[in-house]
């Protein structure tokens, strides 16, 4: 920087303390111990194996993920109307190259 993809899916236990959920707002999770870490599991099917190939199958390896839709929304366009529904962008996250 380019290109998929982001509505499903999947938690125990150790350690070990106060924040966490990228940012802003709101909402929420946390001392009943969250976030991190570390061990084990599990989920998935991007690489990846198999197949003459696929839109099929497979999970050993390399990633990645396991609260809430990528927790909502932020720009903008439309539709009803002061909120709310769609869509698309944008940021942002993970594969690949």
């Nucleotide at each position: 920087c380019u290109u998929a993809u982001c509505a499903a899916g999947a938690g125990u236990g150790g350690u070990g303390u106060a924040g966490g959920g990228a940012a802003g707002u709101g909402c929420c999770c946390g001392u009943u111990g969250a976030u991190g870490c570390c061990a084990c599991g599990g989920c998935a099917a991007c690489c990846g194996u198999c197949u003459u190939a696929a839109u099929g199958a497979c999970a050993a390896g390399g990633u990645g993920c396991c609260a809430a839709g990528u927790c909502a929304c932020u720009g903008a366009a439309u539709c009803g109307g002061u909120c709310g529904a769609u869509u698309c962008a944008a940021a942002g996250a993970u594969g690949a190259g």

A computed fold for a 97-nucleotide RNA from Lacicoccus qingdaonensis, annotated as SAM riboswitch aptamer (S box leader). Rfam family: SAM riboswitch aptamer (S box leader). Gene Ontology term of the family: regulation of gene expression. The model forms 97% of the base pairs in the Rfam consensus. The coordinates come from a structure-prediction model, not an experiment, and the mean pLDDT is 84. The RNAcentral record of the sequence draws on MGnify.